[in-house]
A computed fold for a 378-nucleotide RNA from a Pseudomonadota bacterium, annotated as Bacterial RNase P class A. Its Rfam family is "Bacterial RNase P class A". The family's RNA type in Rfam is ribozyme. Rfam links the family to the GO terms dimeric ribonuclease P complex, tRNA processing and ribonuclease P activity. NCBI's taxonomy places the organism under Bacteria, Pseudomonadati, Pseudomonadota. It was read from a public genome assembly, where an Rfam model found it.

RNA sequence: GGAGUAGAUUAGAUGAUCGCUGGUCCGGUCCUCCGGGCUGGAGGAAAGUCCGAGCUCCGCAGGGCAGGAUGGUCGCUAACGGCGACUGGGGGUGACCCUAAGGAAAGUGCCACAGAAAAUAUACCGCCCGGUGUAACCCACCGGGUAAGGGUGAAAAGGUGAGGUAAGAGCUCACCAGUUCUCCGGGUGACCGGGGAAGCUUGGUAAACCCCAUCCGGAGCAAGACCAAAUAGGAGAACGUUUGAGGGUGGCCCGCUCGAAGUUCUCGGGUAGUGUCGCUUGAGGCAGCAGGCAACUGCUGUCCCAGAUUAAUGAUCAUUGCCCCCUUCAGGGUGACCGGGAGGGGGAACAGAACUCGGCUUAUGAUCUGCUCCGACA
Repeated sequence: GGAGUAGAUUAGAUGAUCGCUGGUCCGGUCCUCCGGGCUGGAGGAAAGUCCGAGCUCCGCAGGGCAGGAUGGUCGCUAACGGCGACUGGGGGUGACCCUAAGGAAAGUGCCACAGAAAAUAUACCGCCCGGUGUAACCCACCGGGUAAGGGUGAAAAGGUGAGGUAAGAGCUCACCAGUUCUCCGGGUGACCGGGGAAGCUUGGUAAACCCCAUCCGGAGCAAGACCAAAUAGGAGAACGUUUGAGGGUGGCCCGCUCGAAGUUCUCGGGUAGUGUCGCUUGAGGCAGCAGGCAACUGCUGUCCCAGAUUAAUGAUCAUUGCCCCCUUCAGGGUGACCGGGAGGGGGAACAGAACUCGGCUUAUGAUCUGCUCCGACA
C1' cells in the first nucleotide's frame, strides 16, 4: 500500500423568519371559536408482516383425534422458530463463517446416466482347475471354482503388508480405521482422551413418507367499550317444541352449556356523528456500581422523550461540519509513500409513526476500531 474478516458510532449542527400540531396556563364580543406565554413533535430500520408476547373479546378455553411447529448440550428471556457460550460436522492459507445437528437394525420409498450389478445388490474384461478338438503349445467350446486385479460410477461387500491357496478371499496373522461391549480419567452436559475384549465389517438419503421427544384455544385496535341517532321489529321458508331443532371464535368426535310459542336462513326498510375512549408511564430510556466468559441480571440515581384521524412533525435563508474532484503552497520520510494549509466546484443514501414491545429478515450514506493474508521498500 492492497485485499479480507469481526464489531461499534452516527444518520448533520446552530441561528433567524414564516407555517402545522399535542399538552399546559392565561385572556377575549368564552357562539368551542380566536389570540398569547411555556413546552413536546418520525426510524435504525418506522419497512416485510416472518415469529413471540402484552392487551381486548369469545358461557367451554375440558378430553381425544386429525393437523401444525420445533429438534446437539447448558444457560438467558415475559416468551420465541430468538440470543449467548460450548460440543459434533462442514468451508476457508487464515482471521473467521455455515449448520435443517434425534432415529436408516420398526416399516415403506428413492439413488438419473454409466455399469455385469446400486443393498437379501454381481460376473463385463479377467484368474485358476478338469474335459474335448490336438503329438504338444496357442486358440475355441463345455463344466466347475473365484471376487484379490482392471473397467463404470458420487458411491461397488474396510485399508496396508505378510502368509496361504489350483487361483483367490479376514481364509490366517501383524498394524490401522470402523462397529459392539466394558473399564479409567476430564467435563453440569453434549462430548473428549486413554486401556481391554469380541465378531471380522452390517452403502447413501428422513430439507422423502415415517418413528421418537417437546410444544400449540381462536380472532384481532378495522380488537373492544360508551354516548348520540333511527327502526316497518314487515314478508317468506326450513327444522323443531324436552324423542333437544339450532347456536356456542380453526377442522372432526365426545362432554358441557344456552335453548321452547323456539332457533336459523332469505328478501325488504331505517339510522350511523368533522363523536368520545381505547391512545401512550412502559417486560421504558440514560448514567454509575456489583455479579457473570457472554447473553443478561440485581441495586442506586435520574428523565418523561409523538399521539395524528383525508391523517400534524414542514418550508426558506445564512453560517458551519462531513465526503468527493481540481489547482496551488510549503512540509515529513532512507524509501515505498504520508499528512497539512489556501482557493474553486460538486454531493449527501435507504427511507415516513397509526395500540405497544422483544426478535428475525431485507434496503442503505459516512466514520472509527481489532484481527488475518498478500505485495513492495529499507